[in-house]
RNA sequence: GACUCCAUAGCUCAGUGGUUUAGAGCAUGCGAUUGCAGAUCGCAGGGUCGCGUGUUCAAAUCACGCUGGGGUCU
Numbered sequence: 001g002a003c004u005c006c007a008u009a010g011c012u013c014a015g016u017g018g019u020u021u022a023g024a025g026c027a028u029g030c031g032a033u034u035g036c037a038g039a040u041c042g043c044a045g046g047g048u049c050g051c052g053u054g055u056u057c058a059a060a061u062c063a064c065g066c067u068g069g070g071g072u073c074u
Base pairs, nucleotide, nucleotide: 001073002072003071004070005069006068007067010026011025012024013023018057028044029043030042031041032040050066051065052064053063054062
């Protein structure tokens, strides 16, 4: 340099045009329980869906560019 895949919560990921309003597990905080803690149960907080532009009535989702990361080749 060429090709290709990925980027969504603190972490691991799902969601691949509209109905679920952006979700799950873990983690965190609070409560219940416990002599204390752990485990268990319940509730809560936490997101400009990497950035920009475009397509569309409608974009986390499609297109293009950029940034970062992984892989293959030269």